RNA sequence: GCCCUUGUGGCGCAACUGGAUAGCGCGAAAGGUUCCUAACCUUUAGGUUGCAGGUUCAAGUCCUGUCAAGGGCA
Numbered sequence: 001g002c003c004c005u006u007g008u009g010g011c012g013c014a015a016c017u018g019g020a021u022a023g024c025g026c027g028a029a030a031g032g033u034u035c036c037u038a039a040c041c042u043u044u045a046g047g048u049u050g051c052a053g054g055u056u057c058a059a060g061u062c063c064u065g066u067c068a069a070g071g072g073c074a
Base pairs, nucleotide, nucleotide: 001073002072003071004070005069006068007067010026011025012024013023019057028044029043030042031041032040050066051065052064053063054062
């Protein structure tokens, strides 16, 4: 230098062939339970989907550029 894969709440992952309000687990906060803690139950908050553009009625998903991580070739 070229090619491939990945990037989604604090962490780990989903999201089908582009379609409905982006979900799940852990964690956090509040409440319940308990003499207290742990455990358990309920509820809540937390996301620019790496970043910037484009296509589309509609983009996490497709296209272009770019950044980061990993891998391959030279």
The prediction has a mean pLDDT of 80. A computed fold for a 74-nucleotide RNA from a Candidatus Pacearchaeota archaeon, annotated as transfer RNA. The sequence was found in a public genome assembly. It matches the Rfam family "tRNA". It is annotated as a transfer RNA. Rfam describes the family as follows. Transfer RNA (tRNA) molecules are approximately 80 nucleotides in length. The organism belongs to Candidatus Pacearchaeota, within Archaea.